[in-house]
RNA sequence: GGAGCCGGCCAGGCGAACGCGGGGGCGGUGCCGGAAUGGCCGCCCUCGAGGAAAGUCCGAGCACCACAGGGCAAGGUGCUGGCCAACGGCCAGUCGGGGCGACCCGAAGGAAAGUGCCACAGAAAACAGACCGCCGGGCGACCGCAAGGCCGCUUUGGUAAGGGUGAAAAGGUGCGGUAAGAGCGCACCGCGCCGGGGGUGACUCCGGCGGCACGGUAAACCCCACCUGGUGCAAGAGCAAAUAGGGAGGCGUUCGAGGGCGGCCCGCCCGAGGCCUCCGGGUUGCUCGCUCGAGCUGCCGGGCAACCGGCAGCCCAGAUGAAUGUUCGCCACCCCGCGAAGGGCAACCGACGCGGGGACCAGAACUCGGCUUACGGACGACUCCGACG
Numbered sequence: 001g002g003a004g005c006c007g008g009c010c011a012g013g014c015g016a017a018c019g020c021g022g023g024g025g026c027g028g029u030g031c032c033g034g035a036a037u038g039g040c041c042g043c044c045c046u047c048g049a050g051g052a053a054a055g056u057c058c059g060a061g062c063a064c065c066a067c068a069g070g071g072c073a074a075g076g077u078g079c080u081g082g083c084c085a086a087c088g089g090c091c092a093g094u095c096g097g098g099g100c101g102a103c104c105c106g107a108a109g110g111a112a113a114g115u116g117c118c119a120c121a122g123a124a125a126a127c128a129g130a131c132c133g134c135c136g137g138g139c140g141a142c143c144g145c146a147a148g149g150c151c152g153c154u155u156u157g158g159u160a161a162g163g164g165u166g167a168a169a170a171g172g173u174g175c176g177g178u179a180a181g182a183g184c185g186c187a188c189c190g191c192g193c194c195g196g197g198g199g200u201g202a203c204u205c206c207g208g209c210g211g212c213a214c215g216g217u218a219a220a221c222c223c224c225a226c227c228u229g230g231u232g233c234a235a236g237a238g239c240a241a242a243u244a245g246g247g248a249g250g251c252g253u254u255c256g257a258g259g260g261c262g263g264c265c266c267g268c269c270c271g272a273g274g275c276c277u278c279c280g281g282g283u284u285g286c287u288c289g290c291u292c293g294a295g296c297u298g299c300c301g302g303g304c305a306a307c308c309g310g311c312a313g314c315c316c317a318g319a320u321g322a323a324u325g326u327u328c329g330c331c332a333c334c335c336c337g338c339g340a341a342g343g344g345c346a347a348c349c350g351a352c353g354c355g356g357g358g359a360c361c362a363g364a365a366c367u368c369g370g371c372u373u374a375c376g377g378a379c380g381a382c383u384c385c386g387a388c389g
Stems, first nucleotide, its partner, number of pairs: 001385004006380002009377002012331007020048009031039002050361001054372002057370005062232004074228005079093005094108001095106004109223002114221002116217003131163002133159004137154004142149002171189006190212001191210008236288004246279006258270004295314008333358007342349002
């Protein structure tokens, strides 16, 4: 210098002006509203997005509905130990796989419970299988005195060593053995069983025994173990003008309750499944839920770590057409251009100055813990390669 790998961190800062939403205080108004301590207006103080607020994929809190217990079904999870409120998350490890390496990845229980499937190719794909080959036998031709050799044929037998097919061909390599072969025999490796050592455990190490005991596939059915009731804050709760329907009480039915005209009386008109009051109901609306919480920051202690404990300090958005913004100045960062002290034999590098540009992904809506996805930057540790010293 190049390539890579892991980790935590940041998400521009300060100031001014004009706004927006929440909370608190003070004042105004008789404009809105049936009413309110409400709304509205003004001033002051104060707070105001994220690392992912996103996807809504897991797990919880909370709320309502359902629910005796147990089972079936359905769904999920699946190495071990730990952490956690919980988890399919995290940490530490085991085993397997990938990478030269730092490191990364793994739905990682069971295939001797049963069933299914294994395309194409291939002779044969699972209680194996002779296509070529190899060997034996039989027949025939030739050579040879003979033993035999060699060639061809074979509707015969042996053979899983070799070739060929395939993702996969019934343990692997080697030696022996054999007509040729074969765990047929032996050694090592693998596999299974037993015993012993280490470890909480997954597992691992050592020894012995057994020629080997039946391929793969469970993100196929299935079996085993464990877990799971449903719906989501538009959950749900409260206050409450009005309308319909409902309930209770009262009044009234021709000597008329009540209503209309009217300032009032008389009067006139309407008038009987009616009228009044209360309860109840719950539309518009308003309020609560609604943000103090498995909270954040710092220090100390325990633990390899995830995490846990103690102490101190802090309050950190709660909107509902939905605020968190815009402009300007200075500074910081990056890029480009111009100039330039200086360095260098040179190519060139370049402190500093001036001008211009850039600054991602994205935006709370009940709240947390995770996962996943999107995206800019700088730093640190480590690995590999190359060059120079």
This is a predicted structure of a 389-nucleotide RNA (Bacterial RNase P class A) from a Myxococcales bacterium. It matches the Rfam family "Bacterial RNase P class A". Rfam classes the family as a ribozyme. Rfam describes the family as follows. Ribonuclease P (RNase P) is a ubiquitous endoribonuclease, found in archaea, bacteria and eukarya as well as chloroplasts and mitochondria. It is recorded under the gene name rnpB. The source organism's lineage runs through Bacteria, Pseudomonadati, Myxococcota, Myxococcia and Myxococcales. RNAcentral holds the sequence, with entries from ENA. Model confidence (mean pLDDT): 76 of 100.